A computed fold for a 327-nucleotide RNA from Solirubrobacter pauli, annotated as Bacterial RNase P class A. It matches the Rfam family "Bacterial RNase P class A". Its family is annotated with tRNA processing, dimeric ribonuclease P complex and ribonuclease P activity in the Gene Ontology. By type it is a ribozyme. NCBI's taxonomy places the organism under Bacteria, Actinomycetota, Solirubrobacterales, Solirubrobacteraceae, Solirubrobacter.
[in-house]
RNA sequence: CUGGCGGAUCGAGCAGCUGCGGGGGCUUCGCCCUCGAGGAAAGUCCGGACAUCGCAGGGCAAGGUGGUCGGUAACGCCGACCCGGGGAAACUCGCGGGACAGUGCCACAGAAAACACACCGCCUAAGGUCGCUCGCAAGGGCGUCCCGGCAAGGUUGAAAAGGUGCGGUAAGAGCGCACCGGCGCCGUGGUGACGCGGCGGCCAGGUAAACCCCACCUGAUGCAAGACCAAGCAGGACCGUUCGCAGGCUGCCCGCCGAGGUCCAGGUCGGUCGCACAGAUGGAUGGCUGCUCCAGACAGAAUCCGGCUUACAGAUCCGCUACGGGU
Numbered sequence: 001c002u003g004g005c006g007g008a009u010c011g012a013g014c015a016g017c018u019g020c021g022g023g024g025g026c027u028u029c030g031c032c033c034u035c036g037a038g039g040a041a042a043g044u045c046c047g048g049a050c051a052u053c054g055c056a057g058g059g060c061a062a063g064g065u066g067g068u069c070g071g072u073a074a075c076g077c078c079g080a081c082c083c084g085g086g087g088a089a090a091c092u093c094g095c096g097g098g099a100c101a102g103u104g105c106c107a108c109a110g111a112a113a114a115c116a117c118a119c120c121g122c123c124u125a126a127g128g129u130c131g132c133u134c135g136c137a138a139g140g141g142c143g144u145c146c147c148g149g150c151a152a153g154g155u156u157g158a159a160a161a162g163g164u165g166c167g168g169u170a171a172g173a174g175c176g177c178a179c180c181g182g183c184g185c186c187g188u189g190g191u192g193a194c195g196c197g198g199c200g201g202c203c204a205g206g207u208a209a210a211c212c213c214c215a216c217c218u219g220a221u222g223c224a225a226g227a228c229c230a231a232g233c234a235g236g237a238c239c240g241u242u243c244g245c246a247g248g249c250u251g252c253c254c255g256c257c258g259a260g261g262u263c264c265a266g267g268u269c270g271g272u273c274g275c276a277c278a279g280a281u282g283g284a285u286g287g288c289u290g291c292u293c294c295a296g297a298c299a300g301a302a303u304c305c306g307g308c309u310u311a312c313a314g315a316u317c318c319g320c321u322a323c324g325g326g327u
Base pairs, nucleotide, nucleotide: 001324002322003321004320005319006318007317008316009315010314012292013291014290015289016288017287018286020036021035022034023033024032025031026030038298042309043308045307046306047305048304049303050222051221052220053219062218063217064216065215066214067081068080069079070078071077082096083094084093085092086091097213098212102211103210104207105206106205119154120153121150122149123148127146128145130143131142132141133140134139162180163179164178165177166176167175181203182202183200184199185198186197187196188195189194226273227272228271229270235264236263237262238261239260247257248256249255293296
């Protein structure tokens, strides 16, 4: 230089005119001052505050989380680290506990999909049949078939019972050995996940986004939560006595109902709060003009915070890396 990787910030600016909403002031039919969307206000995915209801304690069920150690009010978030995949590197990706607790499943193909198996193939060492042959005989050799041995090679599959090599053998095989991989034990470093070293032929399929097991977490509902005030209508308690003035059951008395009066409870319409240094419930944050430039993206609050995810024209800055090119 070029390419790559990671992170951060901004996301039209200025001026004038004119609107809309909140707050304040004044000499109040109005005027003046001041404030007024975002990095995601979005999706409503996770966590909390707050609120109402529920709740002695423990367990089951159901749901969630899932490498380790920290951070945090908390989290499924963040950081560092570990392991595994990718990259030359910076870096990045991972629904990353357990498959010797148990159960289940592994289509098609294929011999075989898990107490392994034998289609092609390899072998003829042991046993046997038959033929030929050598031998006086005992027995041997060759061929053939049966019984049998093997799992190296081929074939199928997403996956085939450790891999490569040497030895070994009738042919073969962790059968033996070396290295590699895995597993277990021991030592050692680390808080830990785990790393490193040694030893042991110990050699074990996959699937838990199948049931399940283990550890930890979780009461339910969400601001249309909820609290307060409270017309109208209906309701409850008491009075309803004397004179005048109305009544019904019933002609009279009592009693009941009842007009009327006082008080009360829950609570509808409605209102206030919850509710914010933007902020409503007919819900504001806009428009026009001029200049500049790279010609302006995604998108707009509704209880409030912490995260995650998704969308985004373009601009700027910082750090890191070198399989490359140049000096």

About this RNA:
The RNAcentral record of the sequence draws on ENA and Rfam.